[in-house]
RNA sequence: UCAGGAGGCUGGACGAUCGCGGGUGCUUGCAUCUGAGGAAAGUCCGGGCUCCAUCGCGUACAGGAUGCCGGGUAACGCCCGGCCGGUUUAGACGUAAAGUCUGGGCUGAGGGACAGUGCCACAGAGAGGAGACUACCCAAGUGCUUUGCUUGCAAACACGAGGGAAAAGCUGAAAGGGUGCGGUAAGAGCGCACCGGGCGACUGGCAACAGUCGCCGCAAGGUAAACCCCAUCCGGAGCAAAACCAAAUAGGGACGACAUUGUGUGUCGCGUCACCGUCGUCCGGGUUGGUUGCAUGAGGCACGUCGCAAGACGGGUCCUAGAUGAAUGAUCGUCACCUGUUUUCGGACAGGGACAAAACCCGGCUUAUAGGCCUCCUGACAUU
Repeated sequence: UCAGGAGGCUGGACGAUCGCGGGUGCUUGCAUCUGAGGAAAGUCCGGGCUCCAUCGCGUACAGGAUGCCGGGUAACGCCCGGCCGGUUUAGACGUAAAGUCUGGGCUGAGGGACAGUGCCACAGAGAGGAGACUACCCAAGUGCUUUGCUUGCAAACACGAGGGAAAAGCUGAAAGGGUGCGGUAAGAGCGCACCGGGCGACUGGCAACAGUCGCCGCAAGGUAAACCCCAUCCGGAGCAAAACCAAAUAGGGACGACAUUGUGUGUCGCGUCACCGUCGUCCGGGUUGGUUGCAUGAGGCACGUCGCAAGACGGGUCCUAGAUGAAUGAUCGUCACCUGUUUUCGGACAGGGACAAAACCCGGCUUAUAGGCCUCCUGACAUU
C1' cells in the first nucleotide's frame, strides 16, 4: 500500500421566505422558545406505572425461564471481567514417542448420563455390560500334489474341525484410553516409562479453577435446544391500562349449560368480606363526545474522584415533541461529503446520498443500513 474479516462512531451544516403542532408572555395578533431515530422497526426479554372492592396469611400446584465463577444494574435471558473447553494462527522449545509452552483471533444452549425412561438409522463382525468379516497364533486330521529315501516314512505345499486373541485392517458420527519399550505361540495395562483419568493432601486465588506431591492399572460408550433430575427466579391483565365529566337509551329479549346457602361469583390459593346467581350463543337499542393519564425522567451534557472494565459517587448546568385521521414541511441559495468527466492544477461541470417515521415511558437484545471516519486481526507486496 492492497485484499478479506470483526467491532465502534456518524449518517449532513448554515441562511432567507412562507406554512404547520406544542410551551411561555402579553398590548389577542404578535413576540419568543422548541418540534421524528440509531434503529422510532420486531413485540423478543426486564421493569416503572395503572387496575384486579376490604383485610390477613401463603407462594403450594401447574406453567414458564435461566444454568461455569465473580462483579454491575431498578431488574433481566442484558453488560463487564475472569476460568475452563473447542478451533485456528504466530513465535519459542523439543521428546524414545505421543508433542509442550506463550501470545492473538473466532467460538460454547458451559449443572447432572452412577435417579429413571427413550434414541444411536444405514453401513459394519460388533453400537451396551456389544463383538469376529479379511488378516494373526496353536492345531486333530485330509490330499487323486511335488520331492527325497531305507517303499512307508520324512519334508514341502494346499485345505483345515477345534482352541486362543481383539493388538493390524474394514465399516461408521462414534468401535471400550494414547505413544514407546518389554513380554507372548500370537496378543492384550499383561508389565514398565511418559501423557491422559480417578482419589487424597498441601499451596495460590473471594470463586470458577490452577499448580505441586503421593497412591491406584484405572477401562459397562454417546446423546438432556430428547423426556427427565437438581439449583435459582417468576401472581394476572395491560395506556385499546385506568380516572373523571357530559349526554342518551330498552334496568330490553330469546335459547342453552351449571347451580339454587353452596366445591356459587369476585384477574394464583386459603380464609375474611361483598353479592345472590354465574357462564356461553344469538337478536335488538343507546353512546362512538370531552378532559386527564401525556412527559421532570432509574433524564441529558461536560468536568472531577474511585474502579482493569461494565459502572458508581460528587457538585455544576440544561429542559430538548406530545399529535389524535394524526404537526415536525415546502422553495431558493451557499457550503460540506461521495462518484464521473475535464483542467491553464487556481479549479470547472454533471450527477448522487442508505435503512427508514414518535403515539405511556425507560434499560436491553435482534434485524435493516448508501457513504464517511476510527480501532483490531489475518494474508500478500515493497522499503528500512
A computed fold for a 384-nucleotide RNA from Litorimonas cladophorae, annotated as Bacterial RNase P class A. It matches the Rfam family "Bacterial RNase P class A". The family's RNA type in Rfam is ribozyme. The coordinates come from a structure-prediction model, not an experiment, and the mean pLDDT is 77. Taxonomically the source falls in Litorimonas (Bacteria, Pseudomonadota, Alphaproteobacteria, Maricaulales). It was read from a public genome assembly, where an Rfam model found it.